Small-subunit ribosomal RNA, 5' domain from Patescibacteria group bacterium UBA3458, 472 nucleotides, folded computationally.
It was read from a public genome assembly.
It matches the Rfam family "Bacterial small subunit ribosomal RNA". Rfam links the family to the GO terms ribosome and structural constituent of ribosome.
The coordinates come from a structure-prediction model, not an experiment, and the mean pLDDT is 85.
Context: one part of a larger RNA
């Protein structure tokens, strides 16, 4: 000089876009933030529409948050080979028969509540048994083996198998990837074979045997910081420094552990176990997990509304209407940043008056004021008035008393900071008297201080100006 998620000091008219818990990965009251399908199905309920409870499907593994952990195939970037894939696409085929249950509801009980138990009865696109079987599994062959579900308004929409597709995902590898040798020797499943098991899949993955062998100053191990990249920030580059919003990744969900279930999880608003905290409790025994969204406490130098809609754009279900959506799209709040706009323009000298200076002659603030003449950005008020709306036609805007446009009304509603010895643009006066102070460095102050304090002038920038912090 530039830079910031900045904070602090003084000051503060208006607008658009942008950001806004960096600290305690401390701790939370409340409210919401994942539903949805009656075109799968039972019950029970309505004055019709309907509503409700429970099976059953799909969804909840996406979206959102946060960086605590992680120096590692976690990322990046270029490849690989023994895997998977609900949902959409394409294309072949099928889609017969039968049966056992259980919810809810009903009856009975037990508990203070959470919830539990026991009878009875019932449906389904829930579940089981059969049949058929090929471009499916297993097998060299013969051979064996496994599938399916309706609804319905009769037009289709599911259902099962297979066969390829895209898009996603799981493995594995070269190569880059922070400091420390005041960390120099590590490693026994360790390192390789064979073999079983597992796993959608490779593999010491994991087991038995069998061999002794892997890694290492090119820095193995330890140990300490750290999320990684695209990129931002400085600089003529070459570096250097960062990882705020936003993209992609890869972890985390009160700590630790572990499966369920499912195409997909070892699951933030799901189980189950420990353990800490907070809550109820009738004391026997339950309940909870904001690193979503507002919003509290607390800690700090510091960082907001417990608002508004689903009208858009995406998501989740559903044939559809539609419901669900703190995703998202808005407002409000902060000068936290960037941009842009205003705070008035023209005339107007007896240079007024008042203040400061002052060789007492006058100078400066100075066309600056008063005044006069004109504008109306902005400001208030009234009128008007969109895109944003895409579904043929209707109909559907949170924002929105919006932008914007037109009428009136009056200079009317707006300027401050910091600086003036030299670096470094800008001086003169009074106080004070090594005092009181002042400073980024050099250095100022001891009676004439352009350096402290006050005033006037001046000079930089300007709704902002300055200091701290900290990077180039």
């Nucleotide at each position: 000089g530039g830079g910031u998620g900045a904070a602090c000091g003084c000051u503060g008219g208006c607008g658009g876009c942008a950001u806004g818990g960096a600290u305690a990965a401390g701790g939370c009251a409340u409210g919401c933030a994942a539903g949805u399908c009656g075109a799968a199905u039972g019950c029970a309920u309505u004055u019709a529409g309907u509503u409700g409870c429970a099976u059953g499907g799909c969804g909840a593994a996406c979206g959102g948050a946060g960086u605590a952990g992680u120096a590692a195939c976690a990322c990046g970037u270029a490849g690989g080979a023994a895997c998977g894939u609900a949902c959409c696409u394409u294309c072949a085929a099928g889609u017969c028969g039968g049966g056992c249950a259980u919810a809810a509801c009903c009856c009975g009980g037990a508990g203070a509540a959470a919830u539990c138990c026991g009878g009875a009865a019932u449906a389904a696109u829930u579940c089981c048994c059969g049949a058929u079987a090929g471009u499916c599994c297993c097998g060299c062959a013969a051979g064996g083996g496994u599938a399916a579900a309706g609804a319905u308004u009769u037009a289709u929409u599911g259902c099962u198998u297979g066969a390829a597709g895209a898009g996603c995902g799981g493995c594995c590898u070269g190569c880059g990837c922070a400091g420390u040798a005041u960390c120099a020797g590590c490693u026994u499943g360790u390192u390789g074979g064979u073999g079983u098991g597992g796993u959608a899949a490779u593999g010491g993955c994991a087991c038995a045997c069998c061999a002794a062998g892997g890694c290492u100053c090119a820095g193995a191990c330890g140990c300490u910081u750290a999320g990684g990249g695209g990129a931002g920030g400085u600089g003529a580059g070459a570096g250097c420094c960062u990882g705020a919003c936003c993209c992609c990744c890869a972890c985390u969900a009160u700590u630790g552990g572990a499966a369920c279930u499912u195409a997909g999880a070892c699951a933030c608003g799901g189980u189950c176990c420990a353990a800490a905290c907070u809550c109820c409790u009738a004391c026997g025994g339950g309940a909870g997990g904001c690193u979503g969204c507002a919003g509290u406490c607390g800690a700090g130098a510091a960082u907001c509304u417990u608002c508004c809609g689903c009208a858009a754009u995406g998501g989740g279900c559903g044939a559809a209407a539609g419901c669900c959506u703190g995703a998202c799209g808005g407002a409000g709040c902060g000068a936290u940043g960037c941009c842009g706009c205003g705070u008035g323009a023209u005339g107007g000298a007896u240079g007024a008056a008042g203040c400061a200076c002052c060789u007492c002659g006058g100078u400066g603030c100075g066309u600056a004021a008063a005044c006069a003449u004109c504008u109306u950005u902005u400001a208030u008020a009234g009128g008007g008035g969109a895109g944003g709306a895409a579904g043929u036609u209707a109909u559907u805007g949170a924002c929105g008393u919006u932008a914007c446009c037109c009428u009136a009304u009056g200079a009317a509603u707006a300027a401050g900071a910091g600086g003036c010895u030299c670096c470094u643009a800008a001086u003169c006066a009074c106080g004070u008297g090594c005092c009181a102070g002042c400073a980024g460095g050099a250095g100022c102050g001891g009676u004439a201080a352009u350096a402290c304090g006050u005033g006037a002038g001046c000079c930089u920038c300007g709704a902002g100006c300055g200091u701290u912090a900290c990077c180039c």